[in-house]
The RNA shown here (transfer RNA) has 72 nucleotides and comes from an uncultured bacterium. Rfam family: tRNA. The family's RNA type in Rfam is transfer RNA. Rfam links the family to the GO term triplet codon-amino acid adaptor activity. The sequence was found in a public genome assembly.
């Protein structure tokens, strides 16, 4: 400089255009003498930034960041 790939709840990672989900962590409640386990029930992400396509976008186009491989 050029190429490829990833980016999504606190972490890990799914989701082939149709109001965003999982385990595990949070929280609360049952269970127990307490604990843990184990059960219920809750919270909690506008999707890495922007623009475009579209009735409609995490999905598709563009251009940009961030980190990683690879090539020069």
């Nucleotide at each position: 400089g050029g190429g490829c790939u990833a980016c999504u709840g606190g972490u890990u990672c799914a989701g082939c255009g149709g109001u965003a989900g999982a385990a595990c962590g949070c929280u609360u409640u049952c269970c127990u003498g307490a604990u843990a386990a184990g059960a219920a029930a809750g919270a909690g992400g506008u999707g890495c930034c922007a623009g475009g396509u579209u009735c409609g976008a995490c999905u598709c186009c563009u251009g940009g960041g961030u980190a990683g491989c690879c090539c020069a």